c-di-GMP-I-GGC riboswitch aptamer from a Chloroflexota bacterium, 79 nucleotides, folded computationally. The organism belongs to Chloroflexota, within Bacteria. Of the family's consensus pairs, 95% are formed in the model. Rfam family: c-di-GMP-I-GGC riboswitch aptamer. Gene Ontology term of the family: cyclic-di-GMP binding. The sequence was found by an Rfam model in a public genome assembly.
RNA sequence: AUCGACAAGGGCAAACCCGUCGCGAGGCGGGGACGCAAAGCCACGGGACUGGCUGGACCAGUCAGCCGGGCUGCCGAAA
Numbered sequence: 001a002u003c004g005a006c007a008a009g010g011g012c013a014a015a016c017c018c019g020u021c022g023c024g025a026g027g028c029g030g031g032g033a034c035g036c037a038a039a040g041c042c043a044c045g046g047g048a049c050u051g052g053c054u055g056g057a058c059c060a061g062u063c064a065g066c067c068g069g070g071c072u073g074c075c076g077a078a079a
Stems, first nucleotide, its partner, number of pairs: 002079001003076002011036002016031006034065001040071003044068003047063006
């Protein structure tokens, strides 16, 4: 460095509920835990979703806990 333990110290927080912002997808705060070795960060590629407009094209958004990729990071068993 790769890698990921019935290890150690911990960390994050799905659904749902309450409040709040947004046309909306959804975001933020609190509660709450389904899970997560990057469930830390990035919208670069794909994908899904929303709005414009109802369908296409197109434009503007959302999702990082959909997949891939990039950057950074605790610990150190086995290999």